[in-house]
C1' cells in the first nucleotide's frame, strides 16, 4: 500500500498526567464523562497472529524437512467498558499474517 489470507458476540485495570468531550465514519439509537471520560505515559494483565523453544505424529540420504498442539518460557505486535456499543449504509474500518 484501493491487490491477498486470517480474525474482530471468550479474555484481561491500577497509578500518575492532563482537561472536555468519546464510543472509526454518516444517519438513527444507546452508552461513557468534571465522583475527571477520550488521550498519553509508566507498570501489570490477557490472549496466541508471527518468530524461537517444548511436546505428538509422518518422512529422511540422518544433515535435516513437514504437520499437528498449544505450553504461555523468550521474542515482535496487539488487546484490556458496552458484540467493531446496536441497526442500516459505503470503493467501511481495525489487527495479524504473506508478498512487495
Nucleotide at each position: 500500500c484501493a491487490a491477498c489470507c486470517a480474525u474482530c458476540c471468550a479474555g484481561a485495570g491500577c497509578g500518575a498526567c492532563u482537561g472536555a468531550g468519546a464510543g472509526a465514519u454518516c444517519u438513527g439509537g444507546c452508552u461513557c464523562g468534571a465522583a475527571g471520560a477520550c488521550g498519553u505515559c509508566g507498570c501489570a494483565g490477557c490472549a496466541a497472529c508471527c518468530c524461537g523453544c517444548a511436546g505428538g505424529g509422518c518422512c529422511c540420504a540422518c544433515g535435516g524437512g513437514c504437520u499437528c498442539c498449544g505450553g504461555a518460557c523468550g521474542g515482535g505486535u496487539g488487546c484490556u467498558a458496552a458484540c467493531g456499543c446496536c441497526a442500516g449504509g459505503a470503493c467501511c474500518g481495525a489487527u495479524g499474517g504473506a508478498g512487495u
Molecule: SAM riboswitch aptamer (S box leader)
Organism: uncultured Nesterenkonia sp.